[in-house]
Molecule: transfer RNA
Organism: bacterium
RNA sequence: GGCCCUGUCGUCUAAUGGUUAGGACGCGAGAUUUUCACCCUCGCAAUCGGAGUUCAAUUCUCCGCAGGGUCA
Numbered sequence: 001g002g003c004c005c006u007g008u009c010g011u012c013u014a015a016u017g018g019u020u021a022g023g024a025c026g027c028g029a030g031a032u033u034u035u036c037a038c039c040c041u042c043g044c045a046a047u048c049g050g051a052g053u054u055c056a057a058u059u060c061u062c063c064g065c066a067g068g069g070u071c072a
Stems, first nucleotide, its partner, number of pairs: 001071007010025004018055001026044005048064005
């Protein structure tokens, strides 16, 4: 340098173009307990950036950025 794949809460992971962007772990608060832990309830927090298509984009297209694989 060519080609291919990936990028979503702190982490892991869903979402067939119409979802309040969901779940688990985590964290915070409450409840329980003599206390801690477990269990239970509630909450916090995310779509890599920019353009385009569309009534509507996490999803499709293009250009970047980052990571990975492969060929040389």